[in-house]
RNA sequence: GCCACCUUAGCUCAGCUGGUAGAGCAGGGCUUUCGUAAAGCCAAGGUCCCCGGUUCGAGUCCGGGAGGUGGCU
Numbered sequence: 001g002c003c004a005c006c007u008u009a010g011c012u013c014a015g016c017u018g019g020u021a022g023a024g025c026a027g028g029g030c031u032u033u034c035g036u037a038a039a040g041c042c043a044a045g046g047u048c049c050c051c052g053g054u055u056c057g058a059g060u061c062c063g064g065g066a067g068g069u070g071g072c073u
Base pairs, nucleotide, nucleotide: 001072002071003070004069005068006067007066010025011024012023013022019056028042029041030040031039049065050064051063052062053061
């Protein structure tokens, strides 16, 4: 220098064919216990990496940029 893939909650990751953003874990509260752990229940937590474009509508499609991983030279 070229190519491919990834970027969504604190962490690990889903999100199909564009139509109200989700799970598990962690953290908080409660139940249970003499107490702890385990288990169960509840609630909270998001500028979907950034900028533009298309569209009635974008996490999703298109362009540019940034960061990361792998490959080629």
Annotation: The RNA shown here (transfer RNA) has 73 nucleotides and comes from a bacterium. It matches the Rfam family "tRNA". About the family: Transfer RNA (tRNA) molecules are approximately 80 nucleotides in length. The coordinates come from a structure-prediction model, not an experiment, and the mean pLDDT is 81.